[in-house]
RNA sequence: GACUGAAAAGGGCAAACCGAUCGAAAGGUCGGGACGCAAAGCCACCGGUCUACGGGCAGAUGCCUAAGACAGCGGGGUUGCCGGU
Repeated sequence: GACUGAAAAGGGCAAACCGAUCGAAAGGUCGGGACGCAAAGCCACCGGUCUACGGGCAGAUGCCUAAGACAGCGGGGUUGCCGGU
């Protein structure tokens, strides 16, 4: 450096759900909590998904739209612990 995660050591993160809080929402943050995770560290670059305040169309309440969001949907980029080859 490349590939890899069977066992091990020291550890790390934390789904659902609950409380608080921010947000129009999706969702975020903090605390509790652990389903899981070897990048479940970080980045919306590509695809995908969610939401639709505002805007557009319609004018029986609907449809379209990301400048919003998801990195724990896949790919890619980037950084990194331990072990094995």
c-di-GMP-I riboswitch aptamer from a Woeseiaceae bacterium, 85 nucleotides, folded computationally. The sequence was found by an Rfam model in a public genome assembly. Its Rfam family is "c-di-GMP-I riboswitch aptamer". Rfam links the family to the GO term cyclic-di-GMP binding. The source organism's lineage runs through Bacteria, Pseudomonadati, Pseudomonadota, Gammaproteobacteria and Woeseiaceae.